[in-house]
Context: one part of a larger RNA
RNA sequence: CUGGGUGUAAAGGGCGUGUAGGCGGUUUGGCAAGUCAGAAGUGAAAUUCCCGGGCUUAACUUGGGCGCUGCUUCUGAAACUGCUUUACUUGAGUGCUGGAGAGGAUAGUGGAAUUCCUAGUGUAGCGGUAAAAUGCGCAGAUAUUAGGAGGAACACCGGUGGCGAAGGCGGCUAUCUGGACAGUAACUGACGCUGAGGCGCGAAAGCACGGGGAGCAAACAGGAUUAGAUACCCUGGUAGUCCGUGCCGUAAACGAUGAAUACUAGGUGUAGGGGGUAUCGACUCCCUCUGUGCCGCAGUUAACACAUUAAGUAUUCCACCUGGGGAGUACGGCCGCAAGGUUGAAACUC
Numbered sequence: 001c002u003g004g005g006u007g008u009a010a011a012g013g014g015c016g017u018g019u020a021g022g023c024g025g026u027u028u029g030g031c032a033a034g035u036c037a038g039a040a041g042u043g044a045a046a047u048u049c050c051c052g053g054g055c056u057u058a059a060c061u062u063g064g065g066c067g068c069u070g071c072u073u074c075u076g077a078a079a080c081u082g083c084u085u086u087a088c089u090u091g092a093g094u095g096c097u098g099g100a101g102a103g104g105a106u107a108g109u110g111g112a113a114u115u116c117c118u119a120g121u122g123u124a125g126c127g128g129u130a131a132a133a134u135g136c137g138c139a140g141a142u143a144u145u146a147g148g149a150g151g152a153a154c155a156c157c158g159g160u161g162g163c164g165a166a167g168g169c170g171g172c173u174a175u176c177u178g179g180a181c182a183g184u185a186a187c188u189g190a191c192g193c194u195g196a197g198g199c200g201c202g203a204a205a206g207c208a209c210g211g212g213g214a215g216c217a218a219a220c221a222g223g224a225u226u227a228g229a230u231a232c233c234c235u236g237g238u239a240g241u242c243c244g245u246g247c248c249g250u251a252a253a254c255g256a257u258g259a260a261u262a263c264u265a266g267g268u269g270u271a272g273g274g275g276g277u278a279u280c281g282a283c284u285c286c287c288u289c290u291g292u293g294c295c296g297c298a299g300u301u302a303a304c305a306c307a308u309u310a311a312g313u314a315u316u317c318c319a320c321c322u323g324g325g326g327a328g329u330a331c332g333g334c335c336g337c338a339a340g341g342u343u344g345a346a347a348c349u350c
Base pairs, nucleotide, nucleotide: 003322004321005320006319007304008303012318014201015200016199017198021194022193023192025088026087029084030083031082033081034080035077036076037075038074039073040072041071042070049065050064051063052062053061054060091191092188093187094186095184096183097182098181103177104176105175106174107173108172109171110154115149116148117147118146119145120144121143125136126135162169163168206247207246208245209244210243211242215241216240220236221235222234223233258317259316260315261314262313263312266295267294268293269292270291271290272289273288274287275286276285299306300305323350324349325348332343333342334341335340
């Protein structure tokens, strides 16, 4: 390389959008690039192979033949691919009707709780732990009542419930706004799928500048524990956590499972829609589309397990793997303010 693979053994890119490229529904006519058939030319000789000859044989040598899977030209075929053309509607999209949703952005607003401040009542403890101590408190704490300040998060509802491409999203209200779903079948007529690069988004922590700071809390200090205790426990506590703007670009970014399409027993929940039977109506029952769970057959699997939400059966495209360590390191490139990220070896060794 071929091949074989990628849930857990090495291996699915964190996610989207989309360029090139690859692949692509039904149908009419044409062309003949691919494809197929025939013919001609060429495919040097030697070599290989087959049948003979010559050295006593063989190696060796020599004659003849096949062959040289290729290329070029001409003629023809038209099923398939391609190009062009005609038409179609089931793929895709648009329109119309409708309901669901923590989807996103901005502004406003609510109550509970913690902390702090002020005032009242009140007196000796409070707090904390396995037990303590540090700590707070007669300068009046803890407890309790009233008032005020400020920040952050939204109990119950709440649900293997919903929404989003992923990260993620949860008090309430308004405005702006994206997507999905169901029904309808009016319109376009293959407009599709995937997607190297590119571009965008991307938890937490971290960085820069400016705000904010209640609680929590790396670092740090003290008290314990201990042989020690740079920890686990306790008392404090600064960055940070919050907001605005800009960077960073990584995670067990996980379903450890790339995207799309088609097909392949069922059963049972749940969320959103539609239709039907019965009925005065509702409930109920039946069918169906989309999502989300559980169980389970065939099949798959090393097993565990997966099983119409496939890890089954197939096709297309992308990404990735190829023994362990060295190493996600070194060097170089690119990116970053930095931290670092990305791309990514070898010697050596088992």